Model confidence (mean pLDDT): 83 of 100.
This is a predicted structure of a 115-nucleotide RNA (FMN riboswitch aptamer (RFN element)) from Paradesulfitobacterium ferrireducens.
It was read from a public genome assembly, where an Rfam model found it.
Rfam family: FMN riboswitch aptamer (RFN element). Gene Ontology term of the family: FMN binding.

């Protein structure tokens, strides 16, 4: 330096707000949050993971962005205005409870092999 194998660690955030009501963190008003890799720095581009379905080797389903500016390059930065968020439970849920002290994209370190 490189690749295989092994081991260890890490690996998801968010309302004590107000109103109505018998009852709502679920409705209304406002607030808050944003996994991983790529790339000019990304919740909304491309892909992956999770969840769900399946013929379970796998494959499929799977939400959301525009305008202006700078610049070699930005749907990623800056300014402005928007939008999205699995399943089950319950007064209708991105934020509560549960599957989940789970799983995992991946990241870091150590050992070993080869050159």
């Nucleotide at each position: 330096a490189u690749a295989u194998u092994c081991c260890u660690c890490u690996g998801g955030g968010g309302a004590u707000a107000g109103g109505u009501g018998a009852a709502a963190a679920u409705c209304c008003u406002u607030a808050c949050c944003g996994g991983c890799g790529g790339u000019a720095a990304a919740g909304c581009c491309c892909g992956c993971g999770a969840a769900c379905c399946u013929u379970c080797u796998u494959g499929g389903u799977u939400g959301a962005c525009c305008c202006g500016g700078u610049g070699u390059g930005a749907u990623u930065c800056c300014g402005g205005g928007g939008c999205c968020g699995a399943c089950a439970g319950u007064a209708u849920a991105g934020u509560c409870u549960g599957g989940a002290u789970g799983g995992g994209a991946a990241g870091a370190g150590g050992a070993u092999g080869u050159u």